Description
Predicted 3D model of a 74-nucleotide RNA (transfer RNA) from an Oscillospiraceae bacterium. Its mean pLDDT, the model's own confidence on a scale to 100, is 80. Its Rfam family is "tRNA". About the family: Transfer RNA (tRNA) molecules are approximately 80 nucleotides in length. The organism belongs to Oscillospiraceae, within Bacteria.
[in-house]
This record gives sequence, structure tokens and C1' cells, in this order.
RNA sequence: CCGGGUGUGGCGCAGCUUGGUAGCGCGCUUGAAUGGGGUUCAAGAGGCCGCAGGUUCGACUCCUGUCACUCGGA
Repeated sequence: CCGGGUGUGGCGCAGCUUGGUAGCGCGCUUGAAUGGGGUUCAAGAGGCCGCAGGUUCGACUCCUGUCACUCGGA
């Protein structure tokens, strides 16, 4: 330099194919059961989707640029 992949709550991931108000597991908070812990159950908080722009009535999703990490090639 060329091409591909990944980027979504604290962590690990799904959702993108076929645009329509963002989910799962773990973790966290509160409550209950227990003498307490562990554990189980119930409820709850927490992200506008790497960044910027565009298309659209509407974008995590489509298009363009760009950044980071990563794989391959030269």
C1' cells in the first nucleotide's frame, strides 16, 4: 500500500439477510425465603448501537468517508 473481518449496557454475545420505538447470559441494586453465607425466587437500574455525513416518513440495519483492533497478501 491492497483486500477481508470485528466494533451494540460493566463483561461476553444476538439483532443487520427481509429498515418500523434494542434483547439474552453473567454481573450490579432492592426485596423475600435462611440465624448468617451460599443458593433460589421476584422486582429494578444501566446502552440510542466506534465516529461523521447521506438516503428515507422512519436507520444498529442501506450508501459514503473515517478511526481502532485483527487476519491475509504485496